[in-house]
Predicted 3D model of a 75-nucleotide RNA (transfer RNA) from Leucobacter sp. OH1287. It was read from a public genome assembly. Its mean pLDDT, the model's own confidence on a scale to 100, is 82. Lineage of the source: Bacteria > Bacillati > Actinomycetes > Microbacteriaceae > Leucobacter. It matches the Rfam family "tRNA". Rfam classes the family as a transfer RNA.
């Protein structure tokens, strides 16, 4: 340099045009003599960034950035 995959909650990940979700973590409650576990509830998101298409975009298209992998060139 070229090719491909990926980027969504604090972490790990679903969701691929029509209300953004799960598990774990956090907070509160419940329980207990006490602690942990189990149980209930709450909070937490510019869906990497910019633009386009659309009545409507996390989702489709283009560009950029980053992460990972593969290939190639030079020394």
């Nucleotide at each position: 340099g070229c090719c491909g995959a990926c980027u969504u909650a604090g972490c790990u990940c679903a969701g691929g045009g029509g209300u953004a979700g799960a598990g774990c973590a956090a907070u509160u409650c419940c329980c207990u003599c006490g602690u942990a576990a189990a149980g209930a509830a709450u909070a937490g998101g510019u869906c990497a960034c910019g633009g386009g298409u659309u009545c409507a975009a996390a989702u489709c298209c283009c560009g950029u950035a980053g992460u990972c992998g593969g290939c190639u060139c030079c020394a």